[in-house]
RNA sequence: GCCGCUCUGGCCCAACGGCAGAGGCGCCGCCUUCAGGAGGCGGAGGUUCAGGGUUCGAAUCCCUGGAGCGGCA
Numbered sequence: 001g002c003c004g005c006u007c008u009g010g011c012c013c014a015a016c017g018g019c020a021g022a023g024g025c026g027c028c029g030c031c032u033u034c035a036g037g038a039g040g041c042g043g044a045g046g047u048u049c050a051g052g053g054u055u056c057g058a059a060u061c062c063c064u065g066g067a068g069c070g071g072c073a
Stems, first nucleotide, its partner, number of pairs: 001072007010025003018056001027043005049065005
């Protein structure tokens, strides 16, 4: 330099172009306990890597960048 894949809460990971972006871990509160853990109930936290474009509508499609991983030179 070229090619491919990936990028979504603190972490992991979903979401035929259309329900309010689901779930797990973690975090916070309450119940339970002498206390902690486990268990139960509830809650907070996301403008989906950035910027454009297409569309009535984009995390999803297209373009240009960026980052990471792999391969070829």